Molecule: Glycine riboswitch aptamer
């Protein structure tokens, strides 16, 4: 001194599923019923890698670890608004190679 890495932050893009029934309330909106969706969060596991075991040396079994736009729907959504994983630009700190 230094990104095309990881992190916030600001701008755009941005899916999916009943704005169903029922008490309550002017409304928002709350509680219940059934249906329904997966893109905040958050849970789960395949090769693979470790250990321990056994083994007839080909393995077998037991535990960890172990991604994902899969899978699960606990939360959270299911008219619009908000949210929204991810993309894509920008900035800002810090940092690895070197």
């Nucleotide at each position: 001194g230094g990104a095309u890495g990881g992190a916030a932050c600001u701008c755009u893009g941005g899916a999916g599923a009943g704005c169903c029934c029922c008490u309550g309330g002017c409304a928002a909106c709350a509680g219940g019923g059934c249906g329904c969706c997966g893109a905040a969060g958050g849970g789960g596991c395949a090769a693979g890698u470790c250990g321990g075991u056994u083994u007839g040396c080909g393995g077998g079994c037991c535990g960890a670890u172990g991604a994902a736009u899969c899978u699960c729907u606990c939360a959270g959504g299911c008219a619009a608004a908000a949210g929204g994983a991810c993309a894509g630009a920008g900035c800002u700190a810090u940092u690895a190679a070197c």